[in-house]
Molecule: small-subunit ribosomal RNA
Organism: uncultured bacterium
RNA sequence: AUUGAACGCUGGCGGCAUGGCUAAUGCAUGCAAGUCGAACGAAAGCCCUUCGGGGCAAAAGUGGCGAAAGGGCGAGUAAUGCGAUCGAACGUACCCCAAGGUGGAGGAUAGCGUCGAGAAAUCGGCAGUAAUACUCCAUGUGCUCUUCGGAGGAAAGCUUUGGCGCCUUGGGAGCGGCGAUCGUCCUAUCAGGUAGUUGGUGAGGUAACGGCUCACCAAGCCGAAGACGGGUAGCGGGUGUGAGAGCAUGACCCGCCGCAUCAGAACUGAGACACUGUCCGGACUCCUACGGGAGGCUGCAGCGACGAAUCUUCCGCAAUGGGCGCAAGCCUGACGGAGCAAUGCCGCGUGUGGGAUGAAGCAUCUUCGAUGUGUAAACCACUGUCAGAUUCUAGGAACACUGACCAGAAUCAGAGGAAGGGCCGGCUAACCUCGUGCCAGCAGCCGCGGUAAUACGAGGGGCCCGAGCGUUAAUCAGAAUCACUGGGCUUAAAGCGUGCGCAGGCGGUCCAGCAAGCGUCUUGUGAAAUCCCUCGGCUCAACCGGGGAAGUGCAGGGCGAACUGCUGGACUUGAGGCAGGUAGGGGCUGAUGGAACCAUGGGUGGAGCGGUGAAAUGCGUAGAUAUCCAUGGGAACGCCGAUGGGGAAGCCGAUCAGCUGGGCCUGUCCUGACGCUCAGGCACGAAAGCGUGGGGAGCAAACAGGAUUAGAUACCCUGGUAGUCCACGCCGUAAACGAUGCACACUAGGUCGGGGCAGCUCUGACGCUGUCUCGGCCGAAGGAAAACUAUUAAGUGUGCCGCCUGGGGAGUACGGUCGCAAGGCUAAAACUCAAAUGAAUUGACGGGGGCCCGCACAAGCGGUGGAGCAUGUGGUUUAAUUCGAUGCAACGCGAAGAACCUUACCAGGCCUUGACAUCCUUGGAACUUUCUAGAGAUAGAUUGGUGCCUUCGGGAGCCAAGUGACAGGUGCUGCAUGGCUGUCGUCAGCUCGUGUCGUGAGAUGUUGGGUUAAGUCCCGUAACGAGCGCAACCCUUGUCCCUAGUUGCCAGCACUUCGGGUGGGAACUCUAGGGAGACUGCCGGUGACAAACCGGAGGAAGGUGGGGACGACGUCAAGUCAUCAUGGCCCUUACGGCCUGGGCUACACACGUGCUACAAUGGGCAGUACAGAGGGCCGCGAAGUCGCGAGGCCAAGCAAAUCCCUUAAAACUGUUCGUAGUCCGGAUUGGAGUCUGCAACUCGACUCCAUGAAGUCGGAAUCGCUAGUAAUCGCGAAUCAGAAUGUCGCGGUGAAUACGUUCCCGGGCCUUGUACACACCGCCCGUCACACCAUGGGAGUGGAUUGCACCAGAAGUAGUUAGUCUAACCUUCGGGAGGACGAUUACCACGGUGUGGAUCAUGACUGGGGUG
Repeated sequence: AUUGAACGCUGGCGGCAUGGCUAAUGCAUGCAAGUCGAACGAAAGCCCUUCGGGGCAAAAGUGGCGAAAGGGCGAGUAAUGCGAUCGAACGUACCCCAAGGUGGAGGAUAGCGUCGAGAAAUCGGCAGUAAUACUCCAUGUGCUCUUCGGAGGAAAGCUUUGGCGCCUUGGGAGCGGCGAUCGUCCUAUCAGGUAGUUGGUGAGGUAACGGCUCACCAAGCCGAAGACGGGUAGCGGGUGUGAGAGCAUGACCCGCCGCAUCAGAACUGAGACACUGUCCGGACUCCUACGGGAGGCUGCAGCGACGAAUCUUCCGCAAUGGGCGCAAGCCUGACGGAGCAAUGCCGCGUGUGGGAUGAAGCAUCUUCGAUGUGUAAACCACUGUCAGAUUCUAGGAACACUGACCAGAAUCAGAGGAAGGGCCGGCUAACCUCGUGCCAGCAGCCGCGGUAAUACGAGGGGCCCGAGCGUUAAUCAGAAUCACUGGGCUUAAAGCGUGCGCAGGCGGUCCAGCAAGCGUCUUGUGAAAUCCCUCGGCUCAACCGGGGAAGUGCAGGGCGAACUGCUGGACUUGAGGCAGGUAGGGGCUGAUGGAACCAUGGGUGGAGCGGUGAAAUGCGUAGAUAUCCAUGGGAACGCCGAUGGGGAAGCCGAUCAGCUGGGCCUGUCCUGACGCUCAGGCACGAAAGCGUGGGGAGCAAACAGGAUUAGAUACCCUGGUAGUCCACGCCGUAAACGAUGCACACUAGGUCGGGGCAGCUCUGACGCUGUCUCGGCCGAAGGAAAACUAUUAAGUGUGCCGCCUGGGGAGUACGGUCGCAAGGCUAAAACUCAAAUGAAUUGACGGGGGCCCGCACAAGCGGUGGAGCAUGUGGUUUAAUUCGAUGCAACGCGAAGAACCUUACCAGGCCUUGACAUCCUUGGAACUUUCUAGAGAUAGAUUGGUGCCUUCGGGAGCCAAGUGACAGGUGCUGCAUGGCUGUCGUCAGCUCGUGUCGUGAGAUGUUGGGUUAAGUCCCGUAACGAGCGCAACCCUUGUCCCUAGUUGCCAGCACUUCGGGUGGGAACUCUAGGGAGACUGCCGGUGACAAACCGGAGGAAGGUGGGGACGACGUCAAGUCAUCAUGGCCCUUACGGCCUGGGCUACACACGUGCUACAAUGGGCAGUACAGAGGGCCGCGAAGUCGCGAGGCCAAGCAAAUCCCUUAAAACUGUUCGUAGUCCGGAUUGGAGUCUGCAACUCGACUCCAUGAAGUCGGAAUCGCUAGUAAUCGCGAAUCAGAAUGUCGCGGUGAAUACGUUCCCGGGCCUUGUACACACCGCCCGUCACACCAUGGGAGUGGAUUGCACCAGAAGUAGUUAGUCUAACCUUCGGGAGGACGAUUACCACGGUGUGGAUCAUGACUGGGGUG
């Protein structure tokens, strides 16, 4: 785009078309073929009558014509069909033309009448009748036959007197029968078919040719260009689609064919083997008095059934056409019309113009006012198509009458009666809100839906069509996705394993001829309709009419001769031959050889050998292994050896000999296109395997043992049989690979190797130049999706063959064929998926590689894991044990501090505009004292107090009550978010612009050579630059200088109570501002004349001096809605708020992080010394004093370089303890206290006295640390009323070790493989279990179909006929001729029996397959 459509929703009018696609299933009822009285006899009835008769005339019959047309359907049919074009051996009623004729005679019979049988259908007997019915004679122009003499052979009348008929013959028109060529679906898993078969002769038969039929003769005929068989199907004009070529189709209309309940058969006739005729057989239906009968809608309507589905039991012969008739006319479900159906095409309408309060409603947003629907509505004005009502009649009428149905005109009324469907994620035009929450649902493909869905459902809005719109089904197109036009085959599907070669296809140069192909012209045909163009008719259109064009085709004829072909002649370049050379693991056969190995015999020798990662099995004192000699055996041939050679491929490797195939070079002598390819066919064809017979050293499936392992039917080891070897015969497959068919030609080069030939040069060696040939590499153009390929093409062409058409199912099943078997070749379908695949890219990953880092390992030091306790977590418990954090990167984490509070949890008691914010109304100063009840919140009572500003109206602040907007929520979602943070990781990376390369993803830069802590720098370089990172800039610390000296300092001077206390000093320390200094700057070496590295000098410091802050692009939907903020959702007398008490502190247990220890490098006691950094007014708190102590009392000083916290501790000196559960260790418990605080019961810290647990250095495992570090020692701070073993800081003492980068972990760069890309925590294979689906096998069973053989034989036709009967003609009157019936033979339908083929369905059980 389309449809004979159907379904869903909706539906105003008209025109023109179309309408059982399924059950060729069965049919009630009515109608669809009759007509003629001018062929015939007879005649009911009716009318008229002058009763003599006349007229009209039904039904039935004889006869004629028609009934073979028209109408329906598509079952069958793959050719007895159809289409196109030719043809010869035929027929033809009615019609037209022409010629001739139409004389005579006869015998019957239906109807009717009567009698009879039967339920009926129908039938029988008798009597009797007509014809255009039937028969005979005559004639016969012409006709037929012929032995050429001859023979045969026709007619019909009627009439109104105008005509209509009849017979014979010839011709025509139209129609029909027959034949030929070409074309006409799928299947080879159908390969051979055929006996009237093929042909001939003769006969029969037919309208006619013919094996059409028969007799005889011959053995043909068809077939790979697809016979025979199977499946499916009416064919064509056309129709749909398409740019075309094609592909699909064959409704309506037209032509042909076939069919008429299923089969068979003939009769009549011009024509039939006959839709509404006959006979017979079968099935079915109906009637019946059970004896018998009747029927055929695939005609028009209509009914049932079937189905997704297809109409009225209508009107009329008015028109067109047909039959009969002289005609009038009759008949006509052909036809003309109407009805039903949006089934299709076409046309029209459902109003038109104005109209902004931009109404209401609805929807959306929200800065509470906008925006959309929307000029849409209301409202005002106007019009009258269609439908409706009334009245009328041009036209369809030709033809006098005649209109079934349609059509036309005028008038009237009134916007009235007339809009829906689908869609809105992309493709694809059209977007928001709500609901839902992987549910419900959508979906053509991709895919939507798991709480913010433009995809589901609804609303609003929009888009597209519009009396329709969608869906489903189907065809074509897009699809170059079967490729003729117009595809491919190295790796995506696809080159047969290789060659030879018949058919077939294709084929070198020149000349001549022919004219099949080819070209051109012409003639005939290619029906009409349709399509196209044009003109015209319905108001337009659809529709219809006239004309033209087209119909690409087929056939006849003329001409041409370039090309192809054919015939003839010639040629040499393709191909082949000949001669001379030449290389070679080419093939076959025989002989010979050495090394190794094994075995056997002998000698020496004496304990192991062998084997592995390590072992063991195994061998060995019966003498192994080792070693020497000898003998035997089988297989394979080291070095040469190669990127090398040969062969068609498979493959071929010691040496020699024999036989033999091919190649290459040179000569250019011969033949003269002899060529290329190749379906089928034939041959060869690795390894394994099979058969028979040999052989068997080594190796070695199976097998055995030993190991390994969770297991180990494996990898490893020790053994070991087929086999490997030979001969003969099979098999016929391989990643049989260059994953690349063969042949020929053409298209840059360079280089290496093998074989030959020629030339040159001082030639006998080498080299150089050239040429032919074989094998490789690199590479241009070109090609290719790219990888790549590139004279050995995957380039450009030609010829021929083979093969492919999404993945799986499956190279499987069935069938066939080959094979001894194994199995090979050929080769599907159901079903299922939306992918499967190739090449390349970027990542990620690897028990891949290279390079390199990091307390990563190693080397060390100290820990954890064992104990007790502290703390956090899990788990459990609980009314609650609030919540979050959960590998590293949660777990002394949020929490820098839960007794109340905090607090979010639980129980109970209370409040509801609320504890808090804003607005409104009313009232009141605000506020405050005391008491009572209560656990408190709260409630009640009560005391004091009347403020500030003012323009005197009031105002501001505050409090209380009320009302409603609202407050409030630590309720949910960190997977809706912002912000902040962790982590990889302070790792060295991450990118961009321009350019270049690539079809592209992308690459390059950023890779490479060095170097660095570093993508740090240098060099190189199709890249050149740049950005974020690195480094530096910042802070701190280490040295020095300058400036400034109080609260800090004190060298010198002075005083001194001996304390920098004081005067004084400004030197030093220090403080805190500013500078200097370090840059590989200098020297030497190494390095590439580089960057840089190594060493050195100087220096307080040396190669980023130490430390900190600083964290690229990004990753983990990492963490946090409970810091805060925030979208959405949820609660609103509660999920909000207040209060008391409890809980977060529970405790069988498990884990993390710590503290204290286990002791002598120690504990106790005594004495003595040295910090830094901080904090302090709701504070630090000196001194003094009391207490054993925690601490108390009193109280100076200090808002701090001034006072206080503040005695630092380890250390050092001395003493004691003596290796013990201790003078170690301090848990736990009892008692007594201190402090903070409303309050220490649940549940604080500390002190004293007493108690004195585990623990004697910690399993597997595991952590931190590279220097002022680890370890160890104390001090301070934040939080805080109180409450650190935690956290954050500070200083004191102060080590050991690093060979090194193999390994573990993490990371960086390059490279490689990849079937991974939520990226190895990936992907993914097979069995088993379960469910479902289709399918193969299967003892069989059932159906439809068909071959062969036989039986049987209705009706009918033909033949025969001894039986019976018989009007016309003949007769010698006896009969004959002829005919009918009967019988019989041949052919034959249905039917039956037996046996096969192919096919469908089904089947216990069973095999694999698919999906989940």